RNA sequence: GGGGCAGACCGCCUUAUCGCUCUAUGUUAUAGAGAGGAAAGUCCGGACACCACAGAGUAGCAUAGCGGGUAACGCCCGUCAUUCCGAUACAUCGGAAGAGGACAAGUGCAACAGAAAGAAUGUACAGGUAAGGCUGUAGUGAAACCAGGUAAACUCUAUGCGGUGAAAUGCCAUGUAUACCAGCAGGUAAGAGCUACUCGUUCGUUGCUGAGGGGUAGGCAGCUAGAUCUCGAUAGUAAUAUCGCGACCAGAUAAAUGAUAAGGGUCUCGUUCACAAAACGGGAUACAGAAUCCGGCUUACAGGUCUGCUUUUUUU
Numbered sequence: 001g002g003g004g005c006a007g008a009c010c011g012c013c014u015u016a017u018c019g020c021u022c023u024a025u026g027u028u029a030u031a032g033a034g035a036g037g038a039a040a041g042u043c044c045g046g047a048c049a050c051c052a053c054a055g056a057g058u059a060g061c062a063u064a065g066c067g068g069g070u071a072a073c074g075c076c077c078g079u080c081a082u083u084c085c086g087a088u089a090c091a092u093c094g095g096a097a098g099a100g101g102a103c104a105a106g107u108g109c110a111a112c113a114g115a116a117a118g119a120a121u122g123u124a125c126a127g128g129u130a131a132g133g134c135u136g137u138a139g140u141g142a143a144a145c146c147a148g149g150u151a152a153a154c155u156c157u158a159u160g161c162g163g164u165g166a167a168a169u170g171c172c173a174u175g176u177a178u179a180c181c182a183g184c185a186g187g188u189a190a191g192a193g194c195u196a197c198u199c200g201u202u203c204g205u206u207g208c209u210g211a212g213g214g215g216u217a218g219g220c221a222g223c224u225a226g227a228u229c230u231c232g233a234u235a236g237u238a239a240u241a242u243c244g245c246g247a248c249c250a251g252a253u254a255a256a257u258g259a260u261a262a263g264g265g266u267c268u269c270g271u272u273c274a275c276a277a278a279a280c281g282g283g284a285u286a287c288a289g290a291a292u293c294c295g296g297c298u299u300a301c302a303g304g305u306c307u308g309c310u311u312u313u314u315u316u
Base pairs, nucleotide, nucleotide: 001312002311003310004309005308006307007306008305009304010303012264013263014262015261016260017259018258020034021033022032023031024030025029036287040298041297043296044295045294046293047292048165049164050163051162060161061160062159063158064157065079066078067077068076069075080100082097083096084095085094086093087092101156102155106154107153108150109149123138124137125136126135127134169221170220171219172218178213181210182209183208184207185206186205191203192202193201194200228247229246231244232243233242234241235240265285266284267283268282269281270280271279272278
């Protein structure tokens, strides 16, 4: 110097023109702000909202050494048993992994050899008995009427878990139709109540007007200042916590955050060149994209930076 592995981080820039969303001034312009490390998968944990809920149990799902962190977790940190690799002076040392309760209950599974393998219709030889693997030896194997292995195998034990998600939820509400109520007008045909009967009156029927609840389109809130971010100090091995100074950092709703042009950066290929440098020309510049908000996990990612380990080459 090159390659590989692991971890952490960055992940294109500038200008001009034309546009989009929000905010402020205030008016038809000006100024400011405008995607991510994963905004993704929707896997786990919470905040918040609504629904459900005496108590107990079953099913289902998840977790499983010990200690700590956290709002919480199945996440994170530390550490031990155990396993693997390397070194070794056989005392140990270095690195990596580390879902690790129970096979003292039951069920399942396991190569080769062997007559037979988790069990019995027990092999050969010898002995023995009324009978019988009843006894000994042999042979296979890690293990042979004897005791094992395996639970990211079923299972058992202990612990935990109500459901639905912002299309939650609350509020306002045009037009059309309309429950219910009131007034007016028409009709008084049939019917019902009050009455022994009639009149009368009330209900019932139609239209108009007013009032009015639910609710559709639509609008507002929820909605972004928060377990928030930058820097520093302190405590701690660390995860993380506390304190101090400072900062405000998208809020769309069919869904804004864009398009075009020029220049530059990075990587790569080719030419000129003995090589390098330099110049010129070509190519590449990823994955992806907010939708209530946080903490994690997992997956995708052109190119680059740093740290550690390892391997190889060259020089001294």